[in-house]
Context: one part of a larger RNA
């Protein structure tokens, strides 16, 4: 490489846009690249295979024949692909009507509570632990009551819910701004899938200067445990965690399950919609698209299990796997301030 494969056995790229490429709905005509098909050229001999013959047989050798899977010229076919023109609308988008939603930025607001800081009451304790200790209180803590100041974070509602590519998204109002849904079928009239490589985005933590800083808390001190404790415990606490800009580019970034279309029995729950029946009634019942979930049949699986949201039947296209360890490593490259990503071996080893 053929060929098998990626849920858990190596193996789906963190997510998405999208150039090249790869493949693409229904007709009707031309065409005639690819596709079949006939003739024609050439495809050296020889060698391999077939018949047949010569050496006493065989090897060997002769004669003929096949084949030489190709290659090029010419004639003809036209059903597929594929070009050309034209037409449709089931795929894809446009408008117009509607209601959901913690989707996004960005301003401005609220109460609870933690801390503190000022008064007022009060008086020996309080805190923490298995137990205690350091710690903090007579300079009045702790407790309680008033009022200030900041700052992070938003209980109940809450869902086994919702929106979002993911990452991630929660008080409340405003303003600006995506994406999905349903419904009417009115308009374009294949305008579409998928994407190497390129771009955007991309928790946590960390980096550069700047502000903040209540709580929590890597480091770090101190108290205990301990046989020792560079730990678990516990009393303090510094960077960080917040906010503005700017890097960073990694996650068990997971559903460990790539997009994207079709198709293949159900049964319940539940969130957003239409449309029926029935009606006081927006409940209940029916039936229809669109998600979220549970349970299960076929059929799949090595088994666990999936199971119309498939891991079942196929179809495009992309991405990865190829024994273990050395190795999420080295050199080199590329990128970044750094930390450090990305890309990726070999000796050896078993």
């Nucleotide at each position: 490489u053929u060929g098998g494969g990626c849920g858990u056995a190596a193996a789906g790229g963190g997510u998405c846009c999208g150039c090249a490429g790869g493949g693409g709905g229904u007709u009707a005509a031309c065409u005639a690249a690819g596709u079949c098909u006939g003739a024609u050229g050439u495809g050296a001999a020889a060698g391999c295979c077939c018949a047949c013959g010569g050496c006493u047989c065989a090897a060997c050798c002769g004669u003929g024949g096949a084949a030489c899977g190709g290659c090029a010229u010419u004639g003809g076919a036209a059903a597929c692909u594929g070009g050309u023109u034209g037409a449709c609308u089931a795929g894809a988008g446009u408008a117009c009507c509607g209601g959901a939603g913690a989707g996004g930025a960005g301003a401005g607001u609220g109460g609870a509570a933690u801390u503190u800081c000022u008064g007022g009451u009060g008086u020996a304790g309080c805190g923490g632990u298995g137990g205690a200790a350091u710690g903090c209180g007579u300079a009045g803590a702790u407790a309680u009551c008033a009022g200030a100041a900041g700052g992070a974070a938003c209980a109940u509602c809450a869902a086994c819910a919702g929106c979002g590519a993911a990452g991630g998204c929660a008080g409340c109002u405003c303003u600006c701004u995506g994406g999905a849904c349903g419904g009417u079928u009115a308009c374009u009239g294949a305008c579409c899938c998928u994407c190497a490589g390129g771009g955007a985005c991309g928790a946590a933590a960390g980096c550069g200067a700047g502000g903040g800083u209540a709580g929590c808390a890597a480091a770090c001190a101190g108290g205990a445990u301990u046989a020792g404790a560079u730990a678990c415990c516990c009393u303090g606490g510094u960077a960080g965690u917040c906010c503005a800009c700017g890097c960073c580019g990694u996650a068990a970034a997971c559903g460990u399950u790539g997009u994207a279309u079709a198709c293949u029995u159900g049964a319940u729950g539940u969130g957003g919609g239409g449309g029926g029946a029935u009606u006081u009634a927006g409940c209940c019942c029916c039936u229809u698209c669109c998600g979220c979930g549970u349970c299960g049949g076929a059929g799949c699986u090595a088994a666990c299990g999936c199971g119309u949201u498939a891991a079942g039947u196929a179809u495009a296209c992309c991405g990865c796997c190829u024994g273990g360890g050395a190795a999420c490593u080295a050199c080199g490259g590329c990128c970044g301030c750094a930390a450090g990503g990305c890309u990726a071996a070999a000796a050896c080893u078993c």

About this RNA:
A computed fold for a 350-nucleotide part of an RNA from a metagenome, annotated as small-subunit ribosomal RNA, central domain. RNAcentral holds the full RNA, with entries from SILVA. Rfam family: Bacterial small subunit ribosomal RNA. The coordinates come from a structure-prediction model, not an experiment, and the mean pLDDT is 88.